A computed fold for an 82-nucleotide RNA from a Kiritimatiellia bacterium, annotated as transfer RNA.
Model confidence (mean pLDDT): 80 of 100.
[in-house]
RNA sequence: GGGCUCGUGGUGAAACUGGUAGACACGCAGGAUUUAGGUUCCUGUAUCGCGAGAUGUGAGGGUUCGAGUCCCUCCGGGCCCA
Numbered sequence: 001g002g003g004c005u006c007g008u009g010g011u012g013a014a015a016c017u018g019g020u021a022g023a024c025a026c027g028c029a030g031g032a033u034u035u036a037g038g039u040u041c042c043u044g045u046a047u048c049g050c051g052a053g054a055u056g057u058g059a060g061g062g063u064u065c066g067a068g069u070c071c072c073u074c075c076g077g078g079c080c081c082a
């Protein structure tokens, strides 16, 4: 230099062919149970906001009624070729 692939909450991941983003699990917080801890069960857990609500899928742009998903440029990780 060329080609391919990946990037989604704190973590691993899901999102059926473009149509409710974060299911499910782990972790964490609170509660129940326990003398205490563990186990088990219940609730909560992206960001901003008192709230109603708004925003958010590496960054920016485009297509579309509608984009995590399709297209372009860039950034970062990995693999292959030279």
Stems, first nucleotide, its partner, number of pairs: 001081007010026003019065001027045006046055003058074005

It matches the Rfam family "tRNA". Rfam links the family to the GO term triplet codon-amino acid adaptor activity.
It was read from a public genome assembly.
The source organism's lineage runs through Bacteria, Pseudomonadati, Kiritimatiellota and Kiritimatiellia.